[in-house]
RNA sequence: GGUCGCGUAGUACAACGGAUAGUAUAGGAGUCUCCGAAGCUCUUGAUCCAGGUUCGAUUCCUGGCGCGACCA
Numbered sequence: 001g002g003u004c005g006c007g008u009a010g011u012a013c014a015a016c017g018g019a020u021a022g023u024a025u026a027g028g029a030g031u032c033u034c035c036g037a038a039g040c041u042c043u044u045g046a047u048c049c050a051g052g053u054u055c056g057a058u059u060c061c062u063g064g065c066g067c068g069a070c071c072a
Stems, first nucleotide, its partner, number of pairs: 001071007010025004018055001027043005048064005
């Protein structure tokens, strides 16, 4: 330098183009306990950036940025 893949809560992952973007875990509060842990209940928190297509984009297209793999 070229080709391909990936980018979503702190972390690991979901989401036929249409639901309030969901689950687990972590964080906070409560409950329980003699105190903790575990359990249970509640709760905070995210779509890499900029355009485009569309009635509607996490999803499709283009260009960037970052990471990875392969080729040179």